[in-house]
Notes
Model confidence (mean pLDDT): 75 of 100. A computed fold for a 344-nucleotide RNA, annotated as Bacterial RNase P class A. The model forms 91% of the base pairs in the Rfam consensus. It matches the Rfam family "Bacterial RNase P class A". Its family is annotated with dimeric ribonuclease P complex, tRNA processing and ribonuclease P activity in the Gene Ontology. It is annotated as a ribozyme. It was read from a public genome assembly, where an Rfam model found it.

RNA sequence: GGAGUUGGCCAGGCAGUCGCUGUUUGGGCGUUCACUCGCCCCAAUAGAGGAAAGUCCGGGCUCCACAGGGUAGGGUGACGGCUAACGACCGUCCGCCGCGAGGCGAGGAACAGGGCCACAGAGACGAGUCCGCCGUAAUUCGUGCCAGUUCGCUGGUACGGAAAGCGGCGGGGUGAAACGCGGCAACCUCCACCCGGAGCAACACCAAAUAGGCAAGCUGUGACGUGACCCACCGAGCUUGCGGGUAGGUGGCUAGAGCGUACGGGUAACCGUGCGUCGAGAGGAAUGACUGUCACGGCGGCGCAAGCUGCCGACAGAACCCGGCUUAUCGGCUGACUCCCACU
Numbered sequence: 001g002g003a004g005u006u007g008g009c010c011a012g013g014c015a016g017u018c019g020c021u022g023u024u025u026g027g028g029c030g031u032u033c034a035c036u037c038g039c040c041c042c043a044a045u046a047g048a049g050g051a052a053a054g055u056c057c058g059g060g061c062u063c064c065a066c067a068g069g070g071u072a073g074g075g076u077g078a079c080g081g082c083u084a085a086c087g088a089c090c091g092u093c094c095g096c097c098g099c100g101a102g103g104c105g106a107g108g109a110a111c112a113g114g115g116c117c118a119c120a121g122a123g124a125c126g127a128g129u130c131c132g133c134c135g136u137a138a139u140u141c142g143u144g145c146c147a148g149u150u151c152g153c154u155g156g157u158a159c160g161g162a163a164a165g166c167g168g169c170g171g172g173g174u175g176a177a178a179c180g181c182g183g184c185a186a187c188c189u190c191c192a193c194c195c196g197g198a199g200c201a202a203c204a205c206c207a208a209a210u211a212g213g214c215a216a217g218c219u220g221u222g223a224c225g226u227g228a229c230c231c232a233c234c235g236a237g238c239u240u241g242c243g244g245g246u247a248g249g250u251g252g253c254u255a256g257a258g259c260g261u262a263c264g265g266g267u268a269a270c271c272g273u274g275c276g277u278c279g280a281g282a283g284g285a286a287u288g289a290c291u292g293u294c295a296c297g298g299c300g301g302c303g304c305a306a307g308c309u310g311c312c313g314a315c316a317g318a319a320c321c322c323g324g325c326u327u328a329u330c331g332g333c334u335g336a337c338u339c340c341c342a343c344u
């Protein structure tokens, strides 16, 4: 100098104007036992992310029976650790990839059982025979001899050859694997362990109007039943009270497995202690719009050059909270390490 590997961090800065939401003073109005509550005005102050996203995994919290047993279903799987918990994370081993830094791995069981093994090959777990070798051998061919003959051959026998089939061997060939306690469990399955369900639209509280419900009182004496009649019972109307649910409102709701920093323990993930700090809380849902200036990057124009100037600015928006994973992302800063080349 070039090519790479792997961590961490930032996500334009400053100033101003007009708005929006929360909180806290002050003022005004209304209200209240009461700064008790509501509305308005002014001021101060705070106001999205590394992923707020996907909702894939795990937990807190809430309710269902403080969630126990079984079945179904789902998940995980080397060893050890960490944690609230996990399939995340850390360390080590093993396997594969890479020259290397490093990366990837659901990494128990294939004599419990079922299933599958592409292409090629004869055959893929039932066995099987393509080219071969050995044995055996139906059958058949040739030659010699003997017998018969219608002189074409026929039969018998000996020798030599070919050979279906059968049995054996394992040389060749195919393939990842060729019969061997084969391979595949991210196929079913078995073994071990884990998981109850639904979710902040959870859940709790307050609580109109209207229509039901319950109770008490009053009115009236209408229908039915009893009856001589009344009360009572049933039913109707009115008033009052109670109760459940709905609209609406409030809480849950942001001080937490929090963040920063120092020291200590641990290879690390992580843990402990001290100090400091408070950093959105909306809810048809605020966090916006604009101006100036500086800086960075990209594209373009002018210029010999220095430089000047125009346009553009990644992915994306909290909704109960937290730990992970995955995905999206303009550009920039930085730590550690590897390989190659050159020079000393």
Stems, first nucleotide, its partner, number of pairs: 001340010012294007020047005026041005049315001053326002056324005061199004073195005078092004093107001094105004108190002113188002115184003125180001130172002132169005139162010203251004213242007258277008296313007